A computed fold for a 389-nucleotide RNA from a Bacteroidota bacterium, annotated as Bacterial RNase P class A.
Rfam family: Bacterial RNase P class A. Gene Ontology terms of the family: tRNA processing, dimeric ribonuclease P complex and ribonuclease P activity. Rfam classes the family as a ribozyme.
The organism belongs to Bacteroidota, within Bacteria.
The sequence was found by an Rfam model in a public genome assembly.
RNA sequence: GCUACCGGCCGGGCCAUCGCUAUCCCGCCUUCGGCGGGAUGGAGGAAAGUCCGGACAGCAAAGAGCAAUGUACCGGUUAAGAGCCGGGGUCAUCACAGCAAGGGCUCCUGAUACAGACAGUGCCACAGAAAAUAACCAUCCCGCCAUCGGCGGGAUAAGGGUGAAAACGUAGGGUAAGAGCCUACGGCUUCAUACAGUGAUGUAUGUUGCGGGUAAACCUUGCAUGCUGAAAUGCCAUGUAAAUUACGCUUCGCGAAAGCGGGGUGAGCGGCUCGUUCAUAAACAGCAAUGUUUGCGUGAUGGGUAGGCAGCUAGAUCCUUUCAGUAAUGAAAGGGCCAGAUAAAUGAUGGCAUUGGAACAGAAUCCGGCUUAUGAGCCGGUAGCCUUU
Numbered sequence: 001g002c003u004a005c006c007g008g009c010c011g012g013g014c015c016a017u018c019g020c021u022a023u024c025c026c027g028c029c030u031u032c033g034g035c036g037g038g039a040u041g042g043a044g045g046a047a048a049g050u051c052c053g054g055a056c057a058g059c060a061a062a063g064a065g066c067a068a069u070g071u072a073c074c075g076g077u078u079a080a081g082a083g084c085c086g087g088g089g090u091c092a093u094c095a096c097a098g099c100a101a102g103g104g105c106u107c108c109u110g111a112u113a114c115a116g117a118c119a120g121u122g123c124c125a126c127a128g129a130a131a132a133u134a135a136c137c138a139u140c141c142c143g144c145c146a147u148c149g150g151c152g153g154g155a156u157a158a159g160g161g162u163g164a165a166a167a168c169g170u171a172g173g174g175u176a177a178g179a180g181c182c183u184a185c186g187g188c189u190u191c192a193u194a195c196a197g198u199g200a201u202g203u204a205u206g207u208u209g210c211g212g213g214u215a216a217a218c219c220u221u222g223c224a225u226g227c228u229g230a231a232a233u234g235c236c237a238u239g240u241a242a243a244u245u246a247c248g249c250u251u252c253g254c255g256a257a258a259g260c261g262g263g264g265u266g267a268g269c270g271g272c273u274c275g276u277u278c279a280u281a282a283a284c285a286g287c288a289a290u291g292u293u294u295g296c297g298u299g300a301u302g303g304g305u306a307g308g309c310a311g312c313u314a315g316a317u318c319c320u321u322u323c324a325g326u327a328a329u330g331a332a333a334g335g336g337c338c339a340g341a342u343a344a345a346u347g348a349u350g351g352c353a354u355u356g357g358a359a360c361a362g363a364a365u366c367c368g369g370c371u372u373a374u375g376a377g378c379c380g381g382u383a384g385c386c387u388u389u
Base pairs, nucleotide, nucleotide: 001385002384003383004382005381006380007379008378009377013352014351015350016349017348018347020042021041022040023039024038025037026036027035028034029033044360048371049370051369052368053367054366055365056229057228058227059226063274064273065272066271068225069224070223071222072221073087074086075085076084077083088114089112090111091110092109097106098105099104115220116219120218121217122214123213124212136160137159139155140154141153142152143151144150145149168186169185170184171183172182173181187210188209191206192205193204194203195202196201233310234309235308236307243301244300245299246298247297248296249295250263251262252261253260254259264280265279266278267277268276269275281294282293283292284291285290317336318335319334320333321332322331323330324329
């Protein structure tokens, strides 16, 4: 220098003409609407996915238990967050390197769903003797046959094999042969103490033990929790039929009555149970039973309307500087207003600069994140090739 891959930044700018649209100003008119002119502005880094967290609005209000769902190293940040920042542990890599008797250890870099396996239940295919208390080969001892081997019994788990994984490692002693059986030095684990640290944790000393793994298997433990969603929700106008119909409006006690209390029924409080709140009526006629009308609650049939306004864009907002902090981020000062459409506006043409104007793709209540897609150019990293400037 070239090529490939990975990650990051950016994702059109200025001028002119015409067109569409929001707000404001001015003028005119048949005035609450219309027409004309001017000024300022007008689709993204992901507007996508609807994954996480909220703001906001509604459901009249409160609690307990169970279920269900989510979460899980420590600290910080934030409105919140499973996001982000920093740190710790573990694993990988660095590394045919260095240190070390050996086992192991080592800056940088990357990954990490990282509470508990001594509460319990499961699972670990195939291979292998055996995958949780085992003996296939081999080794040792004894006996028999009678010979370089064979058979039977016993012992062992150090050697070999199988496997992802099979009784912690190295060295020595000991033994019939062996074994943490014993010793020394280590590894891992339990607990305690001291020191450092906000903490996770680290170091040191002593102590307990030595056959696993798996909880993104069930489970246990800690922590947390309402639902719906802008077609939310609120208001106004118009118009129909205060339409028709089914069921219900209960019972006991005290009281002269009015009322009070209990039970029952219906409805509400995200699922269930408890609990709790509200409702459980009025008039007339009748000696009474009862009837009529109105009202309330739950449901069904049927009719009218489909219009307008708000929500609607001034925000947990943006830019610059300073201070604090390892950083994420926070505070202060100064400055700015950058789409609000409603069947859906944000466009077309030409020119200039530029490496290109292309890919992925288009706002619909808003914001902070995550994930996915992506053209030219620029920056960084890895690998390969070429060159010796």